About this RNA: RNAcentral holds the sequence, with entries from ENA. Transfer RNA from a Candidatus Uhrbacteria bacterium, 75 nucleotides, folded computationally. Rfam family: tRNA. It is annotated as a transfer RNA. The same sequence occurs in records of 3 taxa.
RNA sequence: GCGGUAGUAGUUCAGUGGUAGAACGCUUCCUUGCCAAGGAAGAGGUCGCCAGUUCGAGUCUGGUCUGCCGCUCCA
Numbered sequence: 001g002c003g004g005u006a007g008u009a010g011u012u013c014a015g016u017g018g019u020a021g022a023a024c025g026c027u028u029c030c031u032u033g034c035c036a037a038g039g040a041a042g043a044g045g046u047c048g049c050c051a052g053u054u055c056g057a058g059u060c061u062g063g064u065c066u067g068c069c070g071c072u073c074c075a
Stems, first nucleotide, its partner, number of pairs: 001071007010024004018055001026042005048064005
């Protein structure tokens, strides 16, 4: 330099172009004499970044950044 792949909640990950979700974690409450376990509710997101297409983009297109894998060249 070229190609592939990943980037979404604190963590691990889903997500047919049409209201951004699950599990775990966190907060509050219920249950208990207390803890654990169980139950209910809630908070938490510029979907890596910048543009484009579209009535509408996490999703499609281009660029860019970072991690991982492979290939080529030089040393």
Notes: NCBI's taxonomy places the organism under Bacteria, Bacteria candidate phyla, Candidatus Uhriibacteriota.